FMN riboswitch aptamer (RFN element) from Oceanibium sediminis, 143 nucleotides, folded computationally. It matches the Rfam family "FMN riboswitch aptamer (RFN element)". Its family is annotated with FMN binding in the Gene Ontology. The model forms 100% of the base pairs in the Rfam consensus. The prediction has a mean pLDDT of 81.
RNA sequence: UAGCGUUCUCAGGGCGGGGCGAAAUUCCCCACCGGCGGUAAGGGGUGCGCCCCAAGCCCGCGAGCGCCCCGGUUUGCCGGGGGUCAGCAGAUCAGGUGUAAUUCCUGAGCCGACGGUCACAGUCCGGAUGAGAGAGAACGCAU
Numbered sequence: 001u002a003g004c005g006u007u008c009u010c011a012g013g014g015c016g017g018g019g020c021g022a023a024a025u026u027c028c029c030c031a032c033c034g035g036c037g038g039u040a041a042g043g044g045g046u047g048c049g050c051c052c053c054a055a056g057c058c059c060g061c062g063a064g065c066g067c068c069c070c071g072g073u074u075u076g077c078c079g080g081g082g083g084u085c086a087g088c089a090g091a092u093c094a095g096g097u098g099u100a101a102u103u104c105c106u107g108a109g110c111c112g113a114c115g116g117u118c119a120c121a122g123u124c125c126g127g128a129u130g131a132g133a134g135a136g137a138a139c140g141c142a143u
Base pairs, nucleotide, nucleotide: 001142003141004140005139006138007137008136009135010134016030017029018028019027031123032122033112034111035061036060037059038058042053043052044051045050056110057109064088065087066085067082068081069080070079071078072077092108093107094106095105096104114126115125116124
């Protein structure tokens, strides 16, 4: 220092006020939140080589659901395993500037697994003291 390996560590935020009601942090009005990698015309730094920060809704990833396999079963499902296993896996427009913007500026919008619940959940409880995209460190190898 392009890489490779081993081990370890880290790795998600948010219901405050009001209304209706027997009951709602679940409905309605106002509010609040935004994982990881990439991209970047914005911002910052500079030894002018480049470096750092910057998107929930642009590209991709993750957990989860589903699916498949194994076992059990009271046939309802339950437990374990698989991660290129088909599928679900959300959501942005308008105006401005400009050669160029779904990224900048202004404005207005939109989205959020599964199970549970005295009534429907992004924000409560649970699987989860889990898993994990990935980030970092140490050591070794390589260059």